[in-house]
Small-subunit ribosomal RNA, 5' domain from an uncultured bacterium, 482 nucleotides, folded computationally. The coordinates come from a structure-prediction model, not an experiment, and the mean pLDDT is 86.

Context: one part of a larger RNA
RNA sequence: ACGAACGCUGGCGGCGUGCCUAAUGCAUGCAAGUCGCACGCAGGGUGCUUGCACUCUGAGUGGCGCACGGCUGAGUAGCACGUGGGAACGUACCCUCUGGUGGGGGAUAACGCCGCGAAAGCGACGCUAAUCCCGCAUAGCUUCCUCGGAAGAAAGCGUCUCAACAACGCGCCAGAGGAGCGGCCCGCGGCCCAUCAGGUCGUUGGCGGGGUAAUGGCCCACCAAGCCGGUGACGGGUAGCUGGUCUGUGAGGACAGACAGCCAGACUGGGACUGAGAUACGGCCCAGACUCCUACGGGAGGCAGCAGCAAGGAAUUUUCGUCAAUGGGGGCAACCCUGAACGAGCAACGCCGCGUGGAGGAUGACGGCCUUCGGGUUGUAAACUCCUUUUGGGGGGGAUGAUACAGACAGUACCCCUUGAAUAAGGCUCGGCUAACUCUGUGCCAGCAGCCGCGGUAAGACAGAGGAGCCAAGCGUUGUCC
Numbered sequence: 001a002c003g004a005a006c007g008c009u010g011g012c013g014g015c016g017u018g019c020c021u022a023a024u025g026c027a028u029g030c031a032a033g034u035c036g037c038a039c040g041c042a043g044g045g046u047g048c049u050u051g052c053a054c055u056c057u058g059a060g061u062g063g064c065g066c067a068c069g070g071c072u073g074a075g076u077a078g079c080a081c082g083u084g085g086g087a088a089c090g091u092a093c094c095c096u097c098u099g100g101u102g103g104g105g106g107a108u109a110a111c112g113c114c115g116c117g118a119a120a121g122c123g124a125c126g127c128u129a130a131u132c133c134c135g136c137a138u139a140g141c142u143u144c145c146u147c148g149g150a151a152g153a154a155a156g157c158g159u160c161u162c163a164a165c166a167a168c169g170c171g172c173c174a175g176a177g178g179a180g181c182g183g184c185c186c187g188c189g190g191c192c193c194a195u196c197a198g199g200u201c202g203u204u205g206g207c208g209g210g211g212u213a214a215u216g217g218c219c220c221a222c223c224a225a226g227c228c229g230g231u232g233a234c235g236g237g238u239a240g241c242u243g244g245u246c247u248g249u250g251a252g253g254a255c256a257g258a259c260a261g262c263c264a265g266a267c268u269g270g271g272a273c274u275g276a277g278a279u280a281c282g283g284c285c286c287a288g289a290c291u292c293c294u295a296c297g298g299g300a301g302g303c304a305g306c307a308g309c310a311a312g313g314a315a316u317u318u319u320c321g322u323c324a325a326u327g328g329g330g331g332c333a334a335c336c337c338u339g340a341a342c343g344a345g346c347a348a349c350g351c352c353g354c355g356u357g358g359a360g361g362a363u364g365a366c367g368g369c370c371u372u373c374g375g376g377u378u379g380u381a382a383a384c385u386c387c388u389u390u391u392g393g394g395g396g397g398g399a400u401g402a403u404a405c406a407g408a409c410a411g412u413a414c415c416c417c418u419u420g421a422a423u424a425a426g427g428c429u430c431g432g433c434u435a436a437c438u439c440u441g442u443g444c445c446a447g448c449a450g451c452c453g454c455g456g457u458a459a460g461a462c463a464g465a466g467g468a469g470c471c472a473a474g475c476g477u478u479g480u481c482c
Stems, first nucleotide, its partner, number of pairs: 001480002004478005011354006017347002019312001024310003028307003033064003038061002041058008071265003081189006089182003094178008102136001104134003111126002114123003141152004156170004191237003198228003203225004208220003240262004244255004267288005290301004318344001320343003326340001327338004357387004367378004392419006401409001426471005431452003437466005447454002
């Protein structure tokens, strides 16, 4: 010094911290949705001009998001990380700029109907919309090219209006640039073992190709025989890395919990799909282990999210509140979602602050302990007198956090009045190191102990008592690091 634990004890507040072990298994609830200003449909309500308008709800198509945020540290000794460079790249949303947004066609879910299945779910036929899908036109621009040329887009919706246009807003397409983010390559730096000394055949390089957003043996065919290694290759062990944290005058040593950056993982192993982007935690497929349901034919699941349970362990919390703030997703917006976050709860686990009263008070009471029996000590300590009210109880007021409205926290913090010394002290030690001494008991016993060592009849070292010392809501012990 600590993410501590254990023993004894325990009044309050602020700010932090809280499974270090089994990356063991998980009941239950919640943690990612949103948009009717993209679209059709179904059900309900209101209004009436009775087939329209407005509105609510539901699943579905479509769009965006779900690759962020949150968790964990298994693996990894690696361009993983830190730092400094590099060239052959990508980028949805955001910003700036340029040019466009013309004209056609098609399918399908929902729905209807039929069927299969215990369920999960699935199939056939029929209808329909769109910002769904596909051509045509156009091409400032991009790509390709034999430099003549060739190929390549788009989507609408809302406000206003009786309606339409226009205008405006939100979009859509092509292109250029930016910002931020990301992929790739390289120099240098940071563990242990030589009781690991040789390792390597896509291995090292070339040529040509494939693949990728992009370089590259990344992959492939052919050719050459290289490449790494005592400045430690290869192998084994251990380990996420860093800013930092602890310690130390420093040099250094140790550590990597909280917070922050990066990386990796999501039951185990493998794989791709979608997408601007995927280790895709709460997506898909296959295999495996495990658990559950079953009508035995077949299905379902993945807390290393927040709580919570079991187990393991010396040991680590509530199945809480709110979206009020900050931030994120969707939406023109209203708003919705958000176990991110903000708060509250539990725990002396840590740090800091406060209190458990203050002043006076001697014939130095009583009691205890010691005694050389004179006395000494506990000790101004108590009693008693006066005072105060932090904290506590009662009452009243009452925020900042919010820049229309909106406050979970919270009637909290804080302020005022009132009440009454009240509601609040322990732990360890006292042979030397090391601060603090006597009596009694015990008798190498019982016991103590960090080291030296104490105890065998006067023990300052054991046990009890009185007294003292040191810390104090803590004090000791154990473990670990400097």